Predicted 3D model of RNase P RNA and transfer RNA as a complex of 495 nucleotides. Its mean pLDDT, the model's own confidence on a scale to 100, is 76. It holds a member of the Rfam family "Bacterial RNase P class A". It is annotated as a ribozyme.

[in-house]
């Protein structure tokens, strides 16, 4: 310098004027509150967003614990208040390129920095694998190959030899179908073939060694029947009570009272209760008496109606910054310093000047540059001056840790490969 | 602010992971009729909201965005 890749930070700065919100102090105005004025401090983000995870906090429910339902997570180890997050490692895939072979177009193997992985179990069970295809899950035989052995036919004198046929059968190599056809390549072997035998690669069981572990390496045995899907049911391990600051608490305003459930009560007695008996009151009929009606409600919760203002929760916290120490790192510990929005139809803004970045235009009586011997000329390019325009995504709403998504532009650092030079 | 539901043709809806996603209404053309409607026949119309993943295969399963709707003191 070229190519590839990773990480971190900022996300306009300064000054003046005007304006807005909270708080504090002073004044009007006096004890307080409210209102008004002045002064002073402070006043959005890296995502405040999506509300996708995890917590704090608050209320509700619940003896504890275990089990079940439902939901979630899923290699191993660590970090953390916790997590589906983060860090480190393992395994698999991708990856510039390299090596080998060769039919020169590919195949196989290795693989940097780094990127991606919802990465437990398919030999517990169930289910699915459409179409095509002979066969799709205790595999299969369409084309094909063979027909050694047995059968049939022919030739030769022959029980033997040779030839033919494809009848019994044998094969799972080759073709074909498909996403997938029961290890791959090669040699041997055979009638033809086949892990049938062997070499290498792949796979499985066991053992040893290393590692906390996932796992890796080596040895030995097995020719090796047991595909894919669990973001299908399911199995295994672990985790999870529900709701959310419009939670919750207090004050005020308002109204109308009503419906439902439960508990307690009922003039006295019996009964668990329904109910029955006795007693009381009112009405009715002239009375005994009969008939009808009445007595007494309270509390808790829910629904519906009404109200829809204020205070609190409300910001000092798993807080931020510097230094030191431990750790590969995430992170942890110590020490010093700091306080940095708290609004509630909801403040955090606007204008001007200078500077910064980007784009366009313009100036040759601005500097380079170019043409030319010079005089002089040109303005594509690099700067300079001037003018105009633009500077993103987006905005706290109880708080915090993450993830995801959006984002004009700028700055810094690191890694790998190649080339050149020293 | 917080919680939840939903998206398939112009409209209303179906759609057990498997051929080229269907139905009714609507639209267009033809027939019938003097004409219209009704009726009969033919026909058009789809990024299954968008992107990524799992799978041989996705409207369907998982996930991230986008749009629409409902509820609460």
């Nucleotide at each position: 310098c070229c190519a590839g890749g990773g990480g971190g930070c900022c996300g306009g700065g300064c000054a003046g004027c005007c304006g807005c919100g909270c708080c504090u102090u002073u004044c009007g105005c006096u004890c307080a509150a409210u209102c008004g004025a002045a002064a002073g401090u402070c006043g959005a983000g890296g995502a405040a967003a999506g509300u996708c995870c995890g917590g704090g906090c608050u209320c509700c429910a619940c003896g504890a614990a275990a089990c079940g339902a439902g939901g979630g997570u899923g290699g191993c180890g660590g970090g953390u208040a916790a997590c589906g997050c983060c860090c480190g490692c393992c395994c698999g895939g991708c990856g510039a390129g390299g090596u080998u072979c060769c039919u020169c177009g590919g195949a196989a193997c290795c693989g940097a920095a780094g990127c991606c992985g919802a990465g437990g179990g398919a030999a517990a069970g169930u289910g699915c694998c459409a179409c095509a295809g002979a066969g799709a899950g205790u595999a299969u035989a369409c084309c094909g190959c063979c027909g050694a052995u047995g059968g049939c036919c022919c030739u030769g004198c022959a029980u033997c030899a040779g030839g033919g046929u494809a009848c019994a059968g044998g094969c799972a190599u080759g073709g074909g179908u498909g996403a997938a056809a029961g290890g791959g390549u090669g040699c041997g072997g055979c009638a033809a073939g086949a892990g049938c035998g062997c070499a290498c690669c792949g796979g499985g069981g066991c053992c040893u060694u290393g590692g906390u572990a996932a796992c890796a390496a080596g040895g030995u045995c097995c020719g090796c029947a047991u595909g894919g899907c669990a973001a299908a049911c399911c199995c295994c391990a672990c985790c999870c009570g529900g709701a959310g600051c419009a939670a919750g608490a207090c004050c005020g305003c308002g109204u109308a009272g009503g419906g439902g459930u439960c508990u307690c009560g009922g003039g006295c007695c019996a009964g668990c209760a329904a109910u029955g008996g006795c007693a009381g009151g009112a009405g009715u009929g002239u009375u005994u008496c009969g008939c009808u009606c009445c007595g007494a409600g309270a509390g808790a919760c829910c629904c519906g109606g009404g109200u829809u203002g204020g205070u609190u929760g409300c910001u000092g916290g798993a807080g931020c910054g510097g230094c030191c120490g431990g750790g590969c790192a995430a992170c942890c510990g110590g020490u010093c310093g700091c306080c940095a929005a708290g609004a509630u139809g909801a403040a955090u803004g606007g204008c001007u000047g200078c500077c910064c970045c980007c784009g366009c235009g313009u100036g040759g009586c601005c500097g380079g540059u170019c043409c030319g011997a010079a005089a002089g000329g040109a303005u594509a390019c690099c700067g300079c001056g001037c003018g105009c325009g633009g500077g993103a995504c987006a905005g706290a709403a109880c708080c915090c840790g993450g993830c995801u998504u959006a984002c004009a532009g700028g700055c810094c650092c690191c890694c790998u490969g190649g080339c050149a030079u020293u | 602010g917080g919680g939840c539901c939903u998206g398939u043709a112009g409209c209303u809806c179906a759609g057990c992971g498997g051929u080229u996603a269907g139905a009714g209404c609507u639209g267009g053309c033809c027939g019938c009729u003097c004409a219209u409607a009704a009726c009969g026949g033919c026909u058009a119309g789809g990024u299954c909201g968008c992107g990524g993943g799992u799978u041989c295969g996705a409207a369907u399963c998982c996930u991230g965005c986008c749009g629409g709707g409902c509820c609460c003191a």